[in-house]
RNA sequence: UACUUAUCAAGAAAGGCAGAGGGACAUGGCCCGAUGAAGCCUUAGCAACCGGAUUUUCGUAAGAAAAAUCAACGGUGCUAACUCCUGCCCUGCGAAAAAGCAGGGAGAGAUAAGAC
Numbered sequence: 001u002a003c004u005u006a007u008c009a010a011g012a013a014a015g016g017c018a019g020a021g022g023g024a025c026a027u028g029g030c031c032c033g034a035u036g037a038a039g040c041c042u043u044a045g046c047a048a049c050c051g052g053a054u055u056u057u058c059g060u061a062a063g064a065a066a067a068a069u070c071a072a073c074g075g076u077g078c079u080a081a082c083u084c085c086u087g088c089c090c091u092g093c094g095a096a097a098a099a100g101c102a103g104g105g106a107g108a109g110a111u112a113a114g115a116c
Base pairs, nucleotide, nucleotide: 001115003114004113005112006111007110008109013043014042015041016040017039021032022031023030028085029084044079045078046077049075050074051073052070053069054068055067056066057065058063083108088105089104090103091102092101093100
């Protein structure tokens, strides 16, 4: 970074500096914020994506893949609200191509592992 794959309803906060904004994205909502936003730092915590361990399955074997479990040591990540909701398409309910509600999908985004 144009790309590929997987996941996204769970989980986890205090302090210091700072000083007005923030919740990615048009719109519309709804929230957080001077009882201190963003950002930076420290400490703490959460979490099994990658590295790691064990077991089972497959295989004559080498071994590969899958599943389950363990593990926070290393590499990342994260620590208000479902990715805060909505937005575009489809389906159902609705008299209805309205509102609203429910469900599915797309797009976008985030994170990881690859790739370049």